The prediction has a mean pLDDT of 82. This is a predicted structure of a 73-nucleotide RNA (transfer RNA) from Chrysemys picta bellii. Its Rfam family is "tRNA". The family's RNA type in Rfam is transfer RNA.
RNA sequence: GCCCUAGUAGCCUAAUCGAUAAGGCAUUGACUUCCUAAGCCAGAGAUCAUGGGUUCAAGUCCCACCUGGGGUA
Numbered sequence: 001g002c003c004c005u006a007g008u009a010g011c012c013u014a015a016u017c018g019a020u021a022a023g024g025c026a027u028u029g030a031c032u033u034c035c036u037a038a039g040c041c042a043g044a045g046a047u048c049a050u051g052g053g054u055u056c057a058a059g060u061c062c063c064a065c066c067u068g069g070g071g072u073a
Stems, first nucleotide, its partner, number of pairs: 001072007010025004027043003031039001050064004
């Protein structure tokens, strides 16, 4: 340099053929307990790496670009 792959909440991972972004941990509050831990209930937290394009509609398709991983010489 070229090819493949990944990028989604503080962390880890989903989202089928384009149609409401889901779950776990962590975090906040309540309950439980003599107090913690554990348990249980509820809440908050995402412009889906970045910038454009296609489309009535994009995490998903196309282009560019950045970063990590793998392959190739």